[in-house]
């Protein structure tokens, strides 16, 4: 510097145009003499920021930043 990838919950990672979801964790309830385990629930994201296409964007383009791989 130049090319490719990823950025989504407290972490891990789906979701690829129609108002977002698991799995660990948190936290309440039942079970237990207590813990744990199991089983019910609940909370938690303005989808990294800006900006455009669309009637509509977490998904498409175009920027900027961060991480990571490559090549010089």
């Nucleotide at each position: 510097g130049c090319g490719c990838g990823c950025u989504u919950a407290g972490c891990u990672c789906a979701g690829u145009g129609g108002u977002a979801g698991a799995g660990c964790g948190a936290c309440c309830c039942u079970u237990u003499g207590a813990c744990g385990u199991a089983g019910g629930g609940u909370a938690g994201g303005c989808c990294g920021g800006g900006g455009g296409u669309u009637c509509a964007a977490u998904c498409c383009c175009c920027u900027c930043a961060g991480c990571g791989c490559g090549c010089a």
Overview:
Predicted 3D model of a 72-nucleotide RNA (transfer RNA) from a Candidatus Nomurabacteria bacterium. Taxonomically the source falls in Candidatus Nomuraibacteriota (Bacteria, Bacteria candidate phyla). Rfam family: tRNA. Its family is annotated with triplet codon-amino acid adaptor activity in the Gene Ontology. It is annotated as a transfer RNA. It was read from a public genome assembly.